RNA sequence: UGAGCUGGCCGGGUGGUCGCGGCCAUGCGUCGGCUGGGCAACCAGGCCGGCGACCUGGCCGAGGAAGGUCGGGACUCCAUAGGGCAGGGUGCUGGCUAACGGCCAGUCGGGGCGACCCGCAGGAAAGUGCCACAGAAAACAGACCGCCAAUGGGCAGUGGCCACAGCCACUGCCACAGGUGAGGGUGAAACGGUGCGGUAAGAGCGCACCAGCGUCCGGGGUGACCCGGGCGGCUCGGCAAACCCCACUCGGAGCAAGGUCAAGCGUGGGACGGCUGGCCCGGCCACGGUCCCCAGGUAGACCGCUCAGAUGGAUGACCACACACCCGGUAACCACCAACGGCCCGGGGGACAGAAUCCCGCCUACAGGCCAGCUCACUCG
Numbered sequence: 001u002g003a004g005c006u007g008g009c010c011g012g013g014u015g016g017u018c019g020c021g022g023c024c025a026u027g028c029g030u031c032g033g034c035u036g037g038g039c040a041a042c043c044a045g046g047c048c049g050g051c052g053a054c055c056u057g058g059c060c061g062a063g064g065a066a067g068g069u070c071g072g073g074a075c076u077c078c079a080u081a082g083g084g085c086a087g088g089g090u091g092c093u094g095g096c097u098a099a100c101g102g103c104c105a106g107u108c109g110g111g112g113c114g115a116c117c118c119g120c121a122g123g124a125a126a127g128u129g130c131c132a133c134a135g136a137a138a139a140c141a142g143a144c145c146g147c148c149a150a151u152g153g154g155c156a157g158u159g160g161c162c163a164c165a166g167c168c169a170c171u172g173c174c175a176c177a178g179g180u181g182a183g184g185g186u187g188a189a190a191c192g193g194u195g196c197g198g199u200a201a202g203a204g205c206g207c208a209c210c211a212g213c214g215u216c217c218g219g220g221g222u223g224a225c226c227c228g229g230g231c232g233g234c235u236c237g238g239c240a241a242a243c244c245c246c247a248c249u250c251g252g253a254g255c256a257a258g259g260u261c262a263a264g265c266g267u268g269g270g271a272c273g274g275c276u277g278g279c280c281c282g283g284c285c286a287c288g289g290u291c292c293c294c295a296g297g298u299a300g301a302c303c304g305c306u307c308a309g310a311u312g313g314a315u316g317a318c319c320a321c322a323c324a325c326c327c328g329g330u331a332a333c334c335a336c337c338a339a340c341g342g343c344c345c346g347g348g349g350g351a352c353a354g355a356a357u358c359c360c361g362c363c364u365a366c367a368g369g370c371c372a373g374c375u376c377a378c379u380c381g
Base pairs, nucleotide, nucleotide: 001377002376003375004374005373006372007371008370009369010368013321014320015319016318017317018316020061021060022059023058024057025056027054028052029051030050031049032048033047034046035045036043037042063352067363068362070361071360072359073358074357075254076253077252078251082281083280084279085278087250088249089248090247091246092106093105094104095103096102107121108119109118110117111116122245123244127243128242129239130238131237144184145183146180147179148178151177152176153174154173155172156171157170158169159168160167161166192210193209194208195207196206197205211235213232214231215230216229217228218227219226220225258303259302260301261300268293269292270291271290272289273285274284275283323350325348326347327346328345329344333342334341
C1' cells in the first nucleotide's frame, strides 16, 4: 500500500413558517353547589367542581430493526386439573438464563494459505426401505474385457508295449468345463493401501509397515473426547433432513385474552349430557341445567392500556443554511519527482422503514459513516 476476517456504534443537523396527538394551566361559554341580598321569582360579585368540537400558552411525542410472526415467557380465561395413548419439539459436551430450537466456551467432522466460517452432530450388528442411469455386480453382491493352463477335456507330434485295436510317458497347440478377482472398464460410491513372498495365474493366502475395526491397559480432561502401548481376526458401503429405535421435553386458547356497566329479547326443533386440539380413564358441574341446529333482536361506554398510548388509528409539508457522500472542473496557492489530495467552483444528494398488552431471542432489509482487533500478499527500513 492492497485484499480480506471478526466484533461494536451512529444513522441525519441547525433555524424559520404552517399543520398534528396526549397532558397541564389560563380565558370564554354552559351546568351544579357554597356565600351575600331578596317574601318569592330572581339578582350581583366571589369561591369550588363538572362539561365544551372554542381561545392563548407550556411540556412530552416511534426503531435498530418498530418488519417477519419463527421460538420462549409474563399476564388472562377454560379450571378443581391428575394419569395414559396417539401426536409435536429437541438431539455432541459443559455452562448462562425465567425459559428457549437462544447465547458463551469447547470436542468432533467439513471448507479456506490464513484470520475464520459451516454443521443435516444420539443409533445403520432391533427391524423395514432406497441408492436412478451406467455397470458382471450396489451389501456378505459378483464375472463384461482380460489373465492362467496346475486339474478334467479336445487336436497334433515323438517314443515305448503291441500284428491291429488300445494303453502309458513326454512335448506343442486350443480354451469347452474350470480357476481368478491383482490389471482394464462402468459409476458419486465396487467388500482396505504400499511393498515383498507365494501361486498355474492371482488374492491378507502369508509377512513388514500404514489406515480402519474389536479388545485390554496406561496417561490427560468435569465431560464430549484426545495421546500412547499390547493383542487380534484380516477389513463387516452410504442415506435416519427415509420410516423407525433411544433419551429428554410438551394441557389448550390468546389483549379481537379477559373484566364492569348499559341495551335487547324471546321463539321452533334435537340430544341426555357438558367441561379450550384427538381418544381413553379419573375428576367436576348439571338433569327447569348444559350443548347442538334454524330463523330473529341488541351491541354503546369504561377498564385492561403503559414516562408515545392512538382506536380509521398522531410527529407531516415547505424554505434556507451547513455537513456526510458522489460526479465534473481547476488559473493561482498548499502539497508532490510526477500523481493522488487539500483550498476553491458547479451539479447531484441522505438508506431500510412506523409502536398497538409487555419483555427476552432468532430471521430478513438498510444510502452513508466511524471505532477496535486479527490474517494474507507485496514493498521499504
Model confidence (mean pLDDT): 77 of 100. Predicted 3D model of a 381-nucleotide RNA (Bacterial RNase P class A) from an Acidimicrobiales bacterium. The sequence is in RNAcentral, with records from ENA. It is recorded under the gene name rnpB. It matches the Rfam family "Bacterial RNase P class A". Rfam's curators write: Ribonuclease P (RNase P) is a ubiquitous endoribonuclease, found in archaea, bacteria and eukarya as well as chloroplasts and mitochondria. By type it is a ribozyme. The source organism's lineage runs through Bacteria, Bacillati, Actinomycetota, Acidimicrobiia and Acidimicrobiales.